[in-house]
Background:
A computed fold for a 73-nucleotide RNA from Trichonephila inaurata madagascariensis, annotated as transfer RNA. The coordinates come from a structure-prediction model, not an experiment, and the mean pLDDT is 82.
């Protein structure tokens, strides 16, 4: 240097033939217990890497650029 992946909540991952982002686990408050655990209700927590385009409407689709891994020479 070509070329194929990967990015999405504090952490590890879903959501895709475009249509208003969730699950687990962790955070926080209830509630049970004599207290903690446990278990069980709820909450709060995201401009879906970054920056443009395309569409009425983009995590999805297209361009550049940036991470991280990988094939090849």
């Nucleotide at each position: 240097g070509a070329c194929c992946u990967u990015g999405u909540a504090g952490u590890a991952c879903a959501a895709u033939g475009g249509g208003u982002a969730g699950c687990a686990c962790g955070u926080u408050g209830g509630a049970c217990u004599u207290c903690u655990a446990c278990c069980u209700c709820a909450a709060a927590g995201g401009u879906c890497g970054u920056g443009g385009g395309u569409u009425c409407g983009a995590a999805u689709c297209c361009c550049a650029c940036c991470u991280g891994g990988g094939u090849u020479g």

Overview:
Taxonomically the source falls in Trichonephila inaurata (Eukaryota, Panarthropoda, Chelicerata, Orbiculariae). It matches the Rfam family "tRNA". Rfam classes the family as a transfer RNA.